c-di-AMP riboswitch aptamer (ydaO/yuaA leader) from Allokutzneria sp. NRRL B-24872, 141 nucleotides, folded computationally. The source organism's lineage runs through Bacteria, Bacillati, Actinomycetota, Pseudonocardiaceae and Allokutzneria. The prediction has a mean pLDDT of 76.

RNA sequence: GCGUGAUCACCGCCGAAUCGGCCUGUCGGGGAGCCGAACCGGGGACCCAGUGAGUUGGGGUGAAUCCGGCCUGCGGGCCGGUAGGGCAGCUUCCGGCCCGAACCCGUCAGCUAACCCGGUAGGCGGUCGGAGCACGAAGGA
Repeated sequence: GCGUGAUCACCGCCGAAUCGGCCUGUCGGGGAGCCGAACCGGGGACCCAGUGAGUUGGGGUGAAUCCGGCCUGCGGGCCGGUAGGGCAGCUUCCGGCCCGAACCCGUCAGCUAACCCGGUAGGCGGUCGGAGCACGAAGGA
């Protein structure tokens, strides 16, 4: 000097998944539990839509749908693409890099005011670069 790994701090990314309070007889910290705000999701009228046939079930969260090829012990496996989605302010611009899963309800749900019910996880890395525009933070005096 370069590369790799771990830890801490700070700063960020995907995602709704963040913030605050209570917990009283030693004090402080933490945990469990509870409550509220905020964000997110589901159910649920009139009107509107729909008008049959539904084990070939149907539906929901999510960007995560669909197509082709090969293999197969027929359960599935693998390649290639693709609707769509992401990359620290914005973009109808130019390039580049990625994702294109998983789970849930249980025969049942269109929209839907009032109303009712639930979630606040998990996983990652260090602005991908340029153009234009617009901001902000830290430190020092």
Of the family's consensus pairs, 92% are formed in the model. It matches the Rfam family "c-di-AMP riboswitch aptamer (ydaO/yuaA leader)". Its family is annotated with regulation of gene expression and cyclic-di-AMP binding in the Gene Ontology.